RNA sequence: AGAGUUUGAUCCUGGCUCAGGAUGAACGCUGGCGGCAUGCUUAACACAUGCAAGUCGAACGGUAACAGGUCUUUUCGGAGAUGCUGACGAGUGGCGGACGGGUGAGUAACACGUUGGUGACCUACCUUAAAACAGGGGACAACCAGUGGAAACAUUGGCUAAUACCCUAUAGACUUGGUUUUAUUAGAGGAGAUCAAGUAAAGGUCUUUAUUGAUCGUUUUGAGAGGGGCCAGCGGCCUAUCAGCUAGUUGGUGAGGUAAAAGCUUACCAAGGCGACGACGGGUAGGGGGCGUGAGAGCGCGACCCCCCACAAUGGGACUGAGACACGGCCCAUACUCCUACGGGAGGCAGCAGUGAGGAAUAUUGCACAAUGGGGGCAACCCUGAUGCAGCAAUGCCGCGUGGAUGAAGAAGGCCUUCGGGUUGUAAAGCCCUUUUCUGAGAGAAGAGAGAGGACGGUAUCUCAGGAAGAAGUCCCGGCUAACUACGUGCCAGCAGCCGCGGUAAAACGUAGGGGGCAAGCGUUAUCCGGAUUUACUGGGCGUAAAGCGCACGCAGGCGGUUUAGUAAGUUAGUUGUGAAAGCUCCCGGCUCAACUGGGAGAGUGCGACUGAUACUGCUAGACUUGAGAAUGGUAGAGGAGAGCAGAAUUCCUGGUGUAGUGGUGGAAUGCGUAGAGAUCAGGAGGAAUGCCAGUGGCGAAAGCGGCUCUCUGGGCCAAGUCUGACGCUGAGGUGCGAAAGCGUGGGUAGCGAACGGGAUUAGAUACCCCGGUAGUCCACGCUGUAAACGAUGGAUACUAGGUGUAGAAGGGGUUGACCCUGCUGUGCCGAAGCCAACGCGAUAAGUAUCCCGCCUGGGGACUACGGUCGCAAGACUAAAACUCAAAGGAAUUGACGGGGGCCCGCACAAGCAGCGGAGCGUGUGGUUUAAUUCGACGAUACGCGAAGAACCUUACCUGGGUUUGACAUGUAUGUAGUAGAGAAGUGAAAGCGGAUCGACCCUUCGGGGAGCAUAGACAGGUGUUGCAUGGCUGUCGUCAGCUCGUGUCGUGAGAUGUUGGGUUAAGUCCCGCAACGAGCGCAACCCACGUCGUUAGUUAUAAGUGUCUAACGAGACAGCCGGUAUCAAACCGGAGGAAGGUGUGGACGACGUCAAGUCAGCAUGACCUUUAUAUCCAGGGCGACACACACGCUACAAUGGUCGGUACAACAGGCAGCCACCUCGCGAGAGGGAGCAAAUCCAGAGAGCCGAUCUCAGUUCGGAUAGCAGUCUGCAACUCGACUGCUUGAAGGUGGAGUUGCUAGUAACCGCGCGUCAGCCAUAGUGCGGUGAAUACGUUCCCGGGCCUUGUACACACCGCCCGUCACGUCAUGGAAGCUGGUAAUCGCCUAAAGACGGUGGCUAAACCGAAAGGAAGGAACUGUCUAGGGUGGGACUGGUAACUGGGACGAAGUCGUAACAAGGUA
Repeated sequence: AGAGUUUGAUCCUGGCUCAGGAUGAACGCUGGCGGCAUGCUUAACACAUGCAAGUCGAACGGUAACAGGUCUUUUCGGAGAUGCUGACGAGUGGCGGACGGGUGAGUAACACGUUGGUGACCUACCUUAAAACAGGGGACAACCAGUGGAAACAUUGGCUAAUACCCUAUAGACUUGGUUUUAUUAGAGGAGAUCAAGUAAAGGUCUUUAUUGAUCGUUUUGAGAGGGGCCAGCGGCCUAUCAGCUAGUUGGUGAGGUAAAAGCUUACCAAGGCGACGACGGGUAGGGGGCGUGAGAGCGCGACCCCCCACAAUGGGACUGAGACACGGCCCAUACUCCUACGGGAGGCAGCAGUGAGGAAUAUUGCACAAUGGGGGCAACCCUGAUGCAGCAAUGCCGCGUGGAUGAAGAAGGCCUUCGGGUUGUAAAGCCCUUUUCUGAGAGAAGAGAGAGGACGGUAUCUCAGGAAGAAGUCCCGGCUAACUACGUGCCAGCAGCCGCGGUAAAACGUAGGGGGCAAGCGUUAUCCGGAUUUACUGGGCGUAAAGCGCACGCAGGCGGUUUAGUAAGUUAGUUGUGAAAGCUCCCGGCUCAACUGGGAGAGUGCGACUGAUACUGCUAGACUUGAGAAUGGUAGAGGAGAGCAGAAUUCCUGGUGUAGUGGUGGAAUGCGUAGAGAUCAGGAGGAAUGCCAGUGGCGAAAGCGGCUCUCUGGGCCAAGUCUGACGCUGAGGUGCGAAAGCGUGGGUAGCGAACGGGAUUAGAUACCCCGGUAGUCCACGCUGUAAACGAUGGAUACUAGGUGUAGAAGGGGUUGACCCUGCUGUGCCGAAGCCAACGCGAUAAGUAUCCCGCCUGGGGACUACGGUCGCAAGACUAAAACUCAAAGGAAUUGACGGGGGCCCGCACAAGCAGCGGAGCGUGUGGUUUAAUUCGACGAUACGCGAAGAACCUUACCUGGGUUUGACAUGUAUGUAGUAGAGAAGUGAAAGCGGAUCGACCCUUCGGGGAGCAUAGACAGGUGUUGCAUGGCUGUCGUCAGCUCGUGUCGUGAGAUGUUGGGUUAAGUCCCGCAACGAGCGCAACCCACGUCGUUAGUUAUAAGUGUCUAACGAGACAGCCGGUAUCAAACCGGAGGAAGGUGUGGACGACGUCAAGUCAGCAUGACCUUUAUAUCCAGGGCGACACACACGCUACAAUGGUCGGUACAACAGGCAGCCACCUCGCGAGAGGGAGCAAAUCCAGAGAGCCGAUCUCAGUUCGGAUAGCAGUCUGCAACUCGACUGCUUGAAGGUGGAGUUGCUAGUAACCGCGCGUCAGCCAUAGUGCGGUGAAUACGUUCCCGGGCCUUGUACACACCGCCCGUCACGUCAUGGAAGCUGGUAAUCGCCUAAAGACGGUGGCUAAACCGAAAGGAAGGAACUGUCUAGGGUGGGACUGGUAACUGGGACGAAGUCGUAACAAGGUA
């Protein structure tokens, strides 16, 4: 510090995801030790049991228990008495239980933090200063005796002490009141003087000969320290879908109240107070120091430790006290639990342990007060679950170990393998060492102060001995991201953080080997920060990606020209206080290091005080003119409102002329018309809109504005430079204007025209087209308030090259003409710098800056729901969430495509000729059938294709019968002499079985070896699978003219340029031009054949020569010549000559690539499968089946013909298991003889044609299928299943629907001949050869295919693309909803009201004081008033849950219907 992911690729925008760090964690696997920390985040849920706050006998009366002493008594065990002593239960009294410990429910608050204030206050114990502690009095507990009660406890009578209580005296630097002086302050209750009144006390212990002294206490007062109360400024959560809140409310006066200010309380008076700088309401939450992360700014958190607050089962209340409205106190109410004799009582772990429950989850009912600290006490001491320690847990951080060195036969084993080897791997073993840790034994602390006293602890630590001994896992290995192979699996099982893997060769699943990371841990999950500049203060944006309000006016707010003076609020500098400690950073120390911990310094960006500075901002005062405005003079304009007027056109009405159509369309029809249309002429009516001018011309803020005239009226511009003197800019809310459609009321209605009707189109056509036509469009007055309200560009100001149009007025020049020049204001185009992702913008900025406003933060859900506001309604404005996806998007690039455009080719169309499609037959394919009908090929580019030959063989298929190292190859081992080999009889369909009989070879060192055979085991074999694992070969686009590269240049880049353009060509062929210059693969040429000529040679053919011919070498053709056209370039047109003329004709030759095209069955080959079978041999069958469909052909349908007779002319080829003359026989196929020929020598004879004859338009003398009989040939064998011959039979068929094929010249068509394969042949096929030999091409509009340029695109698997909506089914979340049912709020009204406080009170009532007494004062109980927790009841508010039914939404496999969008998407 970045990376992955949108695309075919690119740049950008933008989200999602990852790598890092962290945690009070949990879960999975694993687990050696130690140190230091940490450990209920959930139910502020309920709690058994024990402990957590007592202490003081030196305050007191005392003596229940224990111990001792003394006394008495004794059965010698003991018993009793005695407070005498140590002590001490219960009690009176004092101090402490307000600290310490826990928790975070509540609280959005002066609760917290920070800085101040308190002249408005309090403070026990402690420190310090001063002065005192005198004299009296009456009670109450305990105790005793009773009573009630189950208990808790209550109660009556009696006795008693005090540092308990009370009275009196004395006292002022105390308190209260009056008078008065005075300082400071923002303000004041500050300080002082004086007068009057008032208020104190307690003793204990030790000591002394003593009224003594000491000490602890007590009382009053001042001061301090520490602790608190109250007030204020500032700071720190979300929500406006909470906008208005408030009656003790805001203030005053009187009174009350408090330690103290105050509506804190109350009575009266006034009507205030708070709020857009967010009141009130709702939600959430203890706050801070700090912690985590981050470069920082920030963001998130508030465990442990420290400070503050709040709370103590829930709610209320006071008492005591210095302090509480009190966790382990009291009273009441409520809920819950427990005891009970049912009458009544008891309780509060959010103290430490512990239990249950909840939960993913969090420990011991431990030891000790030894240390630190706290309470009490004079002290000893007691208490202390605070605390110190131990236990449990890898929960975290830190440290250590699980050994070290050597060791190559690179062991064995494992895994992989190209079988050679590689790897695990110096790893192990072996050998030599060490002992941290471990085990055993021994020694043994510090922590403790002047002494004793140690829970931890026989712990830490040290020494010795033993022995490598007891100690390694976990996650990952497709990319991000370090690390790869094999096997298994086969879109299954599974993985996955994102992208994505898995459908038979998975580095992504599972296992193994190997490797990588970390390590006593490693992974996963959850959460936070980071990366994320993805809320942007630092540090983002808004033309098209999300984003400028439709436009203006304008309150608040923000910002603001030049200059002077003052001030010092902001700002800035210095000094100073504070910012607790811990934490953080740095330095130095202590534990062996580290974690941890001690000391010091710094930081802590903050707040306060004082003193300075004055540039800028602010404030106050003054001045200025350039911003802004006003006045003057001109001026253009569809600017606005109202009224009037005009002409053309459409329609309608009336009348005339006139007759059959008119209208409309792609073509029609509906419609109108003989009741007279349309056409034409004349007249009239009415409404709406304003031709030409007219223009990227004008005006307006925008919406918008267009005939002419008048009235009223707004704004702009120019000129000169008179006046005011910053009066300005922007503008949240607010207000106004605001197209079209729509709504309300009333008019109007010619044309047009939603809805609707009809006619067409169509598969349908609720559309597009046509005929009609209502609202509406128009007017007036209201409403609505939205638009792609767009320049998709908020307003204002300043600055920053130019060029060229146009509108307006002005200045200058000019015959005052045309026109030219200059500056200003508008409105356009091009363009520099600059900006931009690019496109583009570019003084009318999207440039450079400033000010203000609005808006954005992934796509969908959603311009939606709910709530609110507005509206008559329609609806508008504001505006979420659940859920879901990993994209959605912008610009540009290359392709592909378009029912886009331009140019150009091709038997592509057209023009022609002959066909196919109909018939019969042949062949191939599909289908069906079958035991099998082997397999492959499927649009073009499968279908007379693989197959240039299926009766057996072929043959791969089926049935049946055999063989198993095999029909075939190569090793190894062993054996083998009557061995290998041949092989009779027999059996069998054959293969095979069988084995009589015959019977060997080569080399040799003489041992043997080779070959053969047998056995065993390696292996053979496979037309078994995968052409989507492959090689090779092939088809096709296409013989189309294209496809690329190097360097340079342009672009951020993909890419572009070159290769585009102007011409030309068959051609990216050539020329010219050009940021390109060159080059390669293609084109062409080189090669072959044919055509002309020459030379040479010549077997054969001929009687012979030449020639022809054969086969070798040459010549010839190049736009070379002439004319024309052209940029006088390439080239084209015409002509001459020539056998041939513009690539002469034909062939071979096929660029980069496309179709996962075809072929594993031609061959080769990876992997998989099979191995007595998927191998191999044999016989028979099948590949030849047959309701049917298609493809390619043959033969025909006839007279340009058939039949018969005669007669003429080829070429290419082939031939010895061959071609076969000739002769004989046969009607013939052919047979029997047999010459010639390994070939220019022999085989060897074409047919159409020509000359005659006949047939005469018929299913025929056409046609030959089908069928019968008889034959021939090949072959081991023609039944399934051959060809041919003869005789007989004589089917369909009379030129073929839609549609479709080939061909441009020696071509089509017609005619025959040959060859390959081959024994023969199903060949009508394929491939060659010659013979006869046409027609037509105007032309490129259209169909098909292709090339180049350009354009659009939402396509890139590329239009056979993409993609939308309804419906149907499933899942999920959500809105509405009659109703049902909860919760919240100190909600509101009324009723009731405990405890308590403050009041009131006739009567009742024991001490202290007064009084001689009666009685009084004061108090108490009781009763009562007010307030009030809670309860009851009624009405609302807010917010949940659920719900018949219902609305849309998202997602889902290959469902249904259409085809709306993307190309002109077929109606932009």